[in-house]
RNA sequence: AAUAUUGCUGGCCACUCCCGUUGAAAGGCGGGGCCGGAAAGCCACGGGUCUUGUCACUGAAACCUUAAAGACAGCCGGGUUGCCUCU
Numbered sequence: 001a002a003u004a005u006u007g008c009u010g011g012c013c014a015c016u017c018c019c020g021u022u023g024a025a026a027g028g029c030g031g032g033g034c035c036g037g038a039a040a041g042c043c044a045c046g047g048g049u050c051u052u053g054u055c056a057c058u059g060a061a062a063c064c065u066u067a068a069a070g071a072c073a074g075c076c077g078g079g080u081u082g083c084c085u086c087u
Stems, first nucleotide, its partner, number of pairs: 004087001012037002017032006035074001041080003045077003048072005054067001056065001
């Protein structure tokens, strides 16, 4: 220095849910809380899943479909950064 492994020590994050806030929504943020995680740190590049205020189509309306925009990193892959111990 690199790869794999471990989570002893010291620690880290925080599912569902609840409250507040924000958004059209998916969702985000903060507080509580703690299912789990060895990258459950970060990135929307690939796949996947989710949303529809807006565009178009049709129409009495609604639905379907279309375009576009957005979301999820705790869905997977990929990229990147990092701590401790043993080998």
This is a predicted structure of an 87-nucleotide RNA (c-di-GMP-I riboswitch aptamer) from a Thermodesulfobacteriota bacterium. The organism belongs to Thermodesulfobacteriota, within Bacteria.